[in-house]
Notes
The RNA shown here (transfer RNA) has 73 nucleotides and comes from Ophirina amphinema. It matches the Rfam family "tRNA". It is annotated as a transfer RNA. Its family is annotated with triplet codon-amino acid adaptor activity in the Gene Ontology.
């Protein structure tokens, strides 16, 4: 230099053909307990790596860039 893959909540992740993002762990609160743990319930937490483009509508399609992984020269 060229090619391919990955990037979504604090961590690990779901989401065929575009229709507005899900769960587990963790966090907070509550129930239960003499108390803690465990268990159960509820809640909070995401501008889907960045910037553009297409579209009525983009995590999803297109382009560029960034980071990481792999391959070729």
């Nucleotide at each position: 230099g060229c090619c391919g893959g990955a990037u979504u909540a604090g961590c690990u992740u779901u989401a065929a053909c575009g229709g507005u993002a899900u769960a587990g762990c963790g966090g907070u609160c509550g129930a239960c307990u003499u108390g803690u743990a465990a268990u159960c319930g509820a809640c909070a937490g995401g501008u889907u790596g960045u910037c553009a483009g297409u579209u009525c509508g983009a995590a999803u399609c297109u382009g560029a860039c960034a980071u990481c992984c792999g391959g070729c020269u």

The source organism's lineage runs through Eukaryota, Discoba, Jakobea, Ophirinina and Ophirina. The RNAcentral record of the sequence draws on ENA.